[in-house]
RNA sequence: AUCAAACAAUAUAAAACUCGUAUAAUAGCAGGAAUAUGGCCUGCAAGUUUCUACCAGAUGACCGUUAAUCGUCUGACUACGGGUAAGCGUAUAAA
Numbered sequence: 001a002u003c004a005a006a007c008a009a010u011a012u013a014a015a016a017c018u019c020g021u022a023u024a025a026u027a028g029c030a031g032g033a034a035u036a037u038g039g040c041c042u043g044c045a046a047g048u049u050u051c052u053a054c055c056a057g058a059u060g061a062c063c064g065u066u067a068a069u070c071g072u073c074u075g076a077c078u079a080c081g082g083g084u085a086a087g088c089g090u091a092u093a094a095a
Base pairs, nucleotide, nucleotide: 001010002009016084017083018082019081020080021079022078023053026046028044029043030042031041032040038063039062047054055075056074057073058072059071060070061069
């Protein structure tokens, strides 16, 4: 707003930015893959009074060829809350 009125029901207004909290964009396991021009893929479970996500790039190291990666830096999304701004409505004042 729809209605004579009440109830019910339906419709109508929202994105955006920023801050805080969570989580460290972390770490465990299983299967598979690559091999110094490489270092990934899939799944499971953990972490959050938490849904989701759990990666990317750069850089440094390490592995002398095989199965295993590691350090540092930078960059998000999602959930909840606060703020800004905006939108809508109403009231008042002035022209």
Predicted 3D model of a 95-nucleotide RNA (Purine riboswitch aptamer) from uncultured Niallia sp. The source organism's lineage runs through Bacteria, Bacillota, Bacilli, Caryophanales and Niallia. Rfam family: Purine riboswitch aptamer. The literature on the family includes a 2003 paper in Cell by Mandal et al., "Riboswitches Control Fundamental Biochemical Pathways in Bacillus subtilis and Other Bacteria". The sequence is in RNAcentral, with records from MGnify.